[in-house]
Molecule: TPP riboswitch aptamer (THI element)
Organism: uncultured Granulosicoccus sp.
RNA sequence: GAUGACUCAACGGGGUGCCUCACGGCUGAGAGUCUGGUAAUAGCUUUACCAGCACAACCCGCAGAACCUGAACCGGUUAGCACCGGCGUAGGGAUUGAGUUGUAGUACCUU
Numbered sequence: 001g002a003u004g005a006c007u008c009a010a011c012g013g014g015g016u017g018c019c020u021c022a023c024g025g026c027u028g029a030g031a032g033u034c035u036g037g038u039a040a041u042a043g044c045u046u047u048a049c050c051a052g053c054a055c056a057a058c059c060c061g062c063a064g065a066a067c068c069u070g071a072a073c074c075g076g077u078u079a080g081c082a083c084c085g086g087c088g089u090a091g092g093g094a095u096u097g098a099g100u101u102g103u104a105g106u107a108c109c110u111u
Stems, first nucleotide, its partner, number of pairs: 004101007011061004017026003032055002034052007067092003073086004
């Protein structure tokens, strides 16, 4: 002592599905709380859809499969679903600092 690995801090990126009348169930690191709008409802309430610069957890930040596009894709599986695999050496995609370790390598001294 580059790169790398690990830890911490701040900042940033991302997804939130499928089934059920409901309760709830499946996979996963993670499948949600709140706010607003629209629709249904005589009204209250409740439900569905859309949006969010809000909050929480989780994951990821270029050695980038976190995540998105391709995709209302293809094969398998299932109650169903990116559930498993292909696609994928495809195309996109969000960083700085400090510390620890220490490889390649470099410098000095000695032999």